[in-house]
RNA sequence: GGGCGAGUGGCGGAACGGCAGACGCGAGGGACUUAAAAUCCCUUGUCCUUCGGGAUAUGCGGGUUCGAUUCCCGCCUCGCCCA
Repeated sequence: GGGCGAGUGGCGGAACGGCAGACGCGAGGGACUUAAAAUCCCUUGUCCUUCGGGAUAUGCGGGUUCGAUUCCCGCCUCGCCCA
């Protein structure tokens, strides 16, 4: 340099072009316990909030579309293969 694949919360990861982050781990709070562990319940991307909710978010920038993590183009980073 060329080809292929990947990039999503704190982590692993899900989502046929139609409510992003299911599910699990971790974390916070509570129940149980003399206390802890285990177990169970609630919450958990970020910011704001009158706690009802609102805004924003899938590597970056564009495009297509009523609608994009998903399709198209360019770029960045990482991995594999070829040279």
Transfer RNA from a Planctomycetota bacterium, 83 nucleotides, folded computationally. It was read from a public genome assembly. It matches the Rfam family "tRNA". Gene Ontology term of the family: triplet codon-amino acid adaptor activity. It is annotated as a transfer RNA. Rfam describes the family as follows. Transfer RNA (tRNA) molecules are approximately 80 nucleotides in length. Its mean pLDDT, the model's own confidence on a scale to 100, is 81.